[in-house]
RNA sequence: CGGGCCGGCCAGACGGUCGCGUCGCGCGGGGUCCGCCCCGCGCGCCGAGGAACGUCCGGGCUCCGAAGGGCAGGACGGUGGGUAACACCCACCCGGAGUGAUCCGCGAGCAAGCGCAACAGAGAGCAGACCGCCCGGUCGCCGUUCCUCCUCGGAGGGCGGCACCGGGUAAGGGUGAAACGGUGGUGUAAGAGACCACCAGGGGCCCGAGUGAUCGGGCUCGCUGGGCAAGCCUCGUCCGGAGCAAGGCCAGACAGACACCGAUGACGCUGCCCGCCGAGGUGUCGGGUAGGCCGCUGGAGGGUCGCGGCGACGCGGCCCCGAGAGAGAUGGCCGUCCGCCGCCGGUCUUCGGGCCGGCGGUGACAGAACCCGGCGUAUCGGCCGGCCCGUUCG
Numbered sequence: 001c002g003g004g005c006c007g008g009c010c011a012g013a014c015g016g017u018c019g020c021g022u023c024g025c026g027c028g029g030g031g032u033c034c035g036c037c038c039c040g041c042g043c044g045c046c047g048a049g050g051a052a053c054g055u056c057c058g059g060g061c062u063c064c065g066a067a068g069g070g071c072a073g074g075a076c077g078g079u080g081g082g083u084a085a086c087a088c089c090c091a092c093c094c095g096g097a098g099u100g101a102u103c104c105g106c107g108a109g110c111a112a113g114c115g116c117a118a119c120a121g122a123g124a125g126c127a128g129a130c131c132g133c134c135c136g137g138u139c140g141c142c143g144u145u146c147c148u149c150c151u152c153g154g155a156g157g158g159c160g161g162c163a164c165c166g167g168g169u170a171a172g173g174g175u176g177a178a179a180c181g182g183u184g185g186u187g188u189a190a191g192a193g194a195c196c197a198c199c200a201g202g203g204g205c206c207c208g209a210g211u212g213a214u215c216g217g218g219c220u221c222g223c224u225g226g227g228c229a230a231g232c233c234u235c236g237u238c239c240g241g242a243g244c245a246a247g248g249c250c251a252g253a254c255a256g257a258c259a260c261c262g263a264u265g266a267c268g269c270u271g272c273c274c275g276c277c278g279a280g281g282u283g284u285c286g287g288g289u290a291g292g293c294c295g296c297u298g299g300a301g302g303g304u305c306g307c308g309g310c311g312a313c314g315c316g317g318c319c320c321c322g323a324g325a326g327a328g329a330u331g332g333c334c335g336u337c338c339g340c341c342g343c344c345g346g347u348c349u350u351c352g353g354g355c356c357g358g359c360g361g362u363g364a365c366a367g368a369a370c371c372c373g374g375c376g377u378a379u380c381g382g383c384c385g386g387c388c389c390g391u392u393c394g
Base pairs, nucleotide, nucleotide: 001390002389003388004387005386006385007384008383009382010381012337013336014335015334016333017332018331020047021046023044024043025042026041027040028039029038030037031036049365053376054375056374057373058372059371060370061243062242063241064240068274069273070272071271073239074238075237076236077235078092079091080090081089082088093107094105095104096103097102108234109233113232114231115228116227130173131172132169133168134167135166136165137164138163140162141161142160143159144158146157147156148155149154181199182198183197184196185195186194200224201223202221203220204219205218206217207216208215209214247294248293249292250291256285257284258283259282260281261280268276301320302319303318304317305316306315307314308313338363339362340361341360342359343358344357345356346355347354348353
């Protein structure tokens, strides 16, 4: 210098002007149960995000009459940690990709059982004979330089080839994502872990390292095909349900009627069963209301420093308070600057481009609604740090 891999951060700045919301203060008007409340105006403070998003997981919080058990159901799945918890994070192990930094893995069990595998192929779950190789057979066909006979042209036999039939063979070819370890030899009619040597894998026993997943080594057994459990299933761990329209309080309005279920237990915390509770419940029609307050934002909170830890994270000190609406506020315009893109001009160039000036365009994705921790997805541009590979120079 070029190419690449990770991690962190920012999310245009300033000014003017017109607006919006909560809260506080002041002024004016109205109401009042004298506590205060409502409306308007002015001033002041504060006023979205890294994802506020999707609402996919995990918690807090709230309620559920006993919140008890079982079945069913769901989630998760290498090991060890972190955490309030997790499907998240960290470190490590194993497998895969890459020269590498690094990345990817829904990573338990297919020697309990059931099940699945398109197309191709002879054969795909009990393996399998299409070609090839080998053995045997045949009133078959052809050849024959061999043997016998003979009427010299043939007949019979033997041998060879072809065809057909019966069998052997998983070494070779071919198909496939996958074909029952690999290479060489012995052996054989041809072959085969049938046998042998080496290699690869697996089982058993033992030793060593590690908390562990796992790794390294020794002996031994010829034991030798694999995938799918994001198929049923098995094993282990965890899970009660509903959700801020939770839930509580205040004010105000109204009119009940009918049917059904229910102490032989309705309704209920869910699908079923057991257990529990104990008096109302459900539906249709009709009537009324659709106001206010709390919950509500100070919290597993943020910043910084120190200590412990490889790290996720934990502990401690100091400092800070940063939206709380209820049809839902945080916006529009103008100017200057900044970043980026395009065009033009100038200049430098190691021809990739850099620098300066002008003009035009552009600054994303998206927006709180009970609150946190994650994951996933969207996103114009830019900054910082660490590392890897290549080339050149020293």
Molecule: Bacterial RNase P class A
Organism: Actinomycetales bacterium